[in-house]
Record summary
Transfer RNA from Candidatus Kapaibacterium sp., 73 nucleotides, folded computationally. The source organism's lineage runs through Bacteria, Pseudomonadati, Bacteroidota, Eximiradiales and Kapaibacterium (SeqCode). The prediction has a mean pLDDT of 82. Rfam family: tRNA. Rfam classes the family as a transfer RNA. From the family's description: Transfer RNA (tRNA) molecules are approximately 80 nucleotides in length.
RNA sequence: GGGCCCUUAGCUCAGCUGGGAGAGCGCCAGAUUUGCAUUCUGGAGGUCAACGGUUCGAUCCCGUUAGGGUCCA
Repeated sequence: GGGCCCUUAGCUCAGCUGGGAGAGCGCCAGAUUUGCAUUCUGGAGGUCAACGGUUCGAUCCCGUUAGGGUCCA
C1' cells in the first nucleotide's frame, strides 16, 4: 500500500425482510436478613464510531473518514 471483517448501554454481545433500539452481567432503589451475601421486584443508563447520500422512513442499503482485527505484498 491492497483485500476481507468488526465498531450498538459501563462490560460482553444479539438485533430476521428498512418502520418497536434490546439481553446477560454490572449500577441504583425497595423487599428478604441481626448484618453481609443470595433471591425477588422495580428503575436509571444509547450521537447504533463520524460525516454525507438513497428512501415517505436507515443500526440495517451506498460512499468517504476514523479506530480495531486478519490475510497478502